[in-house]
RNA sequence: GCUUUCGUGGCCUAAUGGAUAAGGCGUCUGCCUCCGGAGCAGAAGAUUGCAGGUUCGAGUCCUGCCGAAGGCG
Numbered sequence: 001g002c003u004u005u006c007g008u009g010g011c012c013u014a015a016u017g018g019a020u021a022a023g024g025c026g027u028c029u030g031c032c033u034c035c036g037g038a039g040c041a042g043a044a045g046a047u048u049g050c051a052g053g054u055u056c057g058a059g060u061c062c063u064g065c066c067g068a069a070g071g072c073g
Stems, first nucleotide, its partner, number of pairs: 001072007010025004018056001027043005049065005
């Protein structure tokens, strides 16, 4: 330099182009308890890497960048 795949809450992972982006772990609050680190209830946390495009509608498709991993030279 070329090429393939990937990028979604703090972490891990879902989501057929179509309803408010779903779940687990973790965090916080309350309950329970002699005390929690167990149990129960609830809450916060994502402009889906960035910028454009297509579309009535984009996490998903297209283009260009950025980053990571693999392959080729």
The RNA shown here (transfer RNA) has 73 nucleotides and comes from Coccomyxa viridis. Taxonomically the source falls in Coccomyxa (Eukaryota, Viridiplantae, core chlorophytes, Trebouxiophyceae). It matches the Rfam family "tRNA". By type it is a transfer RNA.